RNA sequence: GCGAAUGGGAGAGAGCAGGUAAUACGCGCAAGCGUCAAUCCCCGCCGCCGAAGGCGCAAUCCACCCGGAAACGCUCAGGCAAAAGGACCGUUCGUG
Numbered sequence: 001g002c003g004a005a006u007g008g009g010a011g012a013g014a015g016c017a018g019g020u021a022a023u024a025c026g027c028g029c030a031a032g033c034g035u036c037a038a039u040c041c042c043c044g045c046c047g048c049c050g051a052a053g054g055c056g057c058a059a060u061c062c063a064c065c066c067g068g069a070a071a072c073g074c075u076c077a078g079g080c081a082a083a084a085g086g087a088c089c090g091u092u093c094g095u096g
Stems, first nucleotide, its partner, number of pairs: 001095008013046001015045002018042002024035004047080003053076001054074003060068002
C1' cells in the first nucleotide's frame, strides 16, 4: 500500500401540488364495484445539505511523467425522520 472482519462516523424540508392504489371500510353468493387512502410507486415545483462518485481552483509533492495533489470551491450525481448509505479514523487478521 491492498484485501477482509469489526467499532466510530457530520450536514440539510417525514416540504408542497397532482396522479395511481397496496391496505382498510362498505356493498355483493361470486366475478367485481364504491369510498377513504402514499415518508413509501409515478410525475412536477420550491427550499436546503456535502462526507459516495464526478468536476474545478490550488498550497504543494515528484522531478519531466499519459504526472500526483485537500476535509477548499461547484452541486452534475447523491442526499435532507428512522433504517440504509457515508468521506474519513481506530482495532484485529491476511497479504505485497
This is a predicted structure of a 96-nucleotide RNA (Glycine riboswitch aptamer) from Candidatus Propionivibrio dominans. The source organism's lineage runs through Bacteria, Pseudomonadati, Pseudomonadota, Rhodocyclales and Propionivibrio. It was read from a public genome assembly, where an Rfam model found it.